[in-house]
Molecule: THF (Tetrahydrofolate) riboswitch aptamer
Organism: mouse gut metagenome
């Protein structure tokens, strides 16, 4: 002094199990709280989670009349597939 390399997480697609369809859950916005953020440290106006609060808002049908079937929801989990993937700084790892 050039070139790689990997985590948290976070998108999308499957199929399985739930849960709402008597709106609950997602999506916004706002206030608090906390968590995480390459191997070490640091670490934000950025990411996530939780509370609570506003505004907005949805797709049912079927008959065999069941907690039924078959949609349906920017639904929850967890698993499997593919992509992005440390905000930044410092140090370090591999290979030249």
């Nucleotide at each position: 002094g050039c070139a790689g390399a990997g985590u948290a997480g976070g998108g999308c697609c499957c199929a399985a199990u739930g849960c709402g369809u008597u709106a609950a859950g997602u999506g916004u916005c706002a206030u608090g709280u906390g968590a995480a953020c390459g191997g070490g440290g640091a670490g934000u106006u950025g990411u996530c989670a939780c509370a609570c609060g506003a505004a907005c808002g949805a797709a049912a049908a079927g008959c065999a009349c069941g907690u039924c079937u078959u949609g349906c929801g920017g639904u929850a989990u967890g698993g499997g597939g593919u992509c992005c993937g440390c905000a930044u700084c410092c140090c370090g790892c591999u290979g030249c």